[in-house]
Molecule: FMN riboswitch aptamer (RFN element)
Organism: Chloroflexota bacterium
RNA sequence: ACCAACCUUCGGGGCAGGGUGGAAGUCCCUACCGGCGGUGAUGCAUGUUCCAACAUGCCAAGCCCGUGACCCUGAGCAACGGCGAGUUGCGCAGGUGGAUUCCGGUGAGAUUCCGGAGCCGACGGUGAAAGUCCGGAUGGGAGAAGGGUGAG
Numbered sequence: 001a002c003c004a005a006c007c008u009u010c011g012g013g014g015c016a017g018g019g020u021g022g023a024a025g026u027c028c029c030u031a032c033c034g035g036c037g038g039u040g041a042u043g044c045a046u047g048u049u050c051c052a053a054c055a056u057g058c059c060a061a062g063c064c065c066g067u068g069a070c071c072c073u074g075a076g077c078a079a080c081g082g083c084g085a086g087u088u089g090c091g092c093a094g095g096u097g098g099a100u101u102c103c104g105g106u107g108a109g110a111u112u113c114c115g116g117a118g119c120c121g122a123c124g125g126u127g128a129a130a131g132u133c134c135g136g137a138u139g140g141g142a143g144a145a146g147g148g149u150g151a152g
Stems, first nucleotide, its partner, number of pairs: 002152001003150002006147005017029003031132002033121002035067004043058006062119002071095004076090005101117005123135003
């Protein structure tokens, strides 16, 4: 250093201003936000070096690839139930799931950089339709960091 099981901690942002109205953080104008892993040509740091260049580390995509929350299905287990129909919970397996992103620039090379334009955003609730309010959620979670243990 690799591997195995385990433990601990961490692990999501956003309606400012105006209009209509009896009522809108939900409509309209406008504003604001972008989980996690991968890839990645800028950049930064360090080292070798005269330079060039190379190596290592860090940062780096909402719409490229994968993935999580939400929802659905299945069998299992548990609880509830004239212990019936069924309901709820748990872990597991599978499925569904948003964005044509485009144009220009640089370049050998960019859907990732620079400039411009466009587009997207679970479910339930609500005085009126919600990416931004409230709720399930003091939950779950992709994963991130660390710790000791064991075997080779």